[in-house]
RNA sequence: UCUCUACUGUAAGCGCCUGAGCUCUUGGCUGUGGCCGGGAGCUGACGAGGUGGGGGUUUAUCGAUUUUUCGGCGGAUACCCCCCAGCCACUAGGGGUGGCUGCGAGCCCUGUCUGAAAUCGGCUGAGCAAUUGGUCGGACAAAGACCGGGCACCCUAUAAU
Numbered sequence: 001u002c003u004c005u006a007c008u009g010u011a012a013g014c015g016c017c018u019g020a021g022c023u024c025u026u027g028g029c030u031g032u033g034g035c036c037g038g039g040a041g042c043u044g045a046c047g048a049g050g051u052g053g054g055g056g057u058u059u060a061u062c063g064a065u066u067u068u069u070c071g072g073c074g075g076a077u078a079c080c081c082c083c084c085a086g087c088c089a090c091u092a093g094g095g096g097u098g099g100c101u102g103c104g105a106g107c108c109c110u111g112u113c114u115g116a117a118a119u120c121g122g123c124u125g126a127g128c129a130a131u132u133g134g135u136c137g138g139a140c141a142a143a144g145a146c147c148g149g150g151c152a153c154c155c156u157a158u159a160a161u
Stems, first nucleotide, its partner, number of pairs: 014074004019070001020043010046063003052083005084102006093156004106151004111146003120137007
């Protein structure tokens, strides 16, 4: 230094890098225009949001960005199905259907409120470099909340299921 085993800790725009691009260094050939390699590095997701149980699946939600945030691998709270419990569909009970919710709960529309980080600009640190850290400043989303408006079934008591 590498490999194996065990234990502990640690993440979800999370972890990793062999494609690709870039930087430094170096060897060989040469017709001095160049050509073919070696080594070491750098880049490779900005926040918001998100887990009832089981199974399945893989390009797993929302928006921002001077868009390599390209490409790939793994994972992941995404999505689909079934199940559990519940909410809504004129009052109550029961059943079905549809749409939702997992402390919230039907779908649509206007308005109001609220609303991030990076990008950007300034200062500063590390590195030969590609690049990268810190800090200050000013913004800008989606989602969400509230008022208002519109729309939303079937069966049923000698039963429905």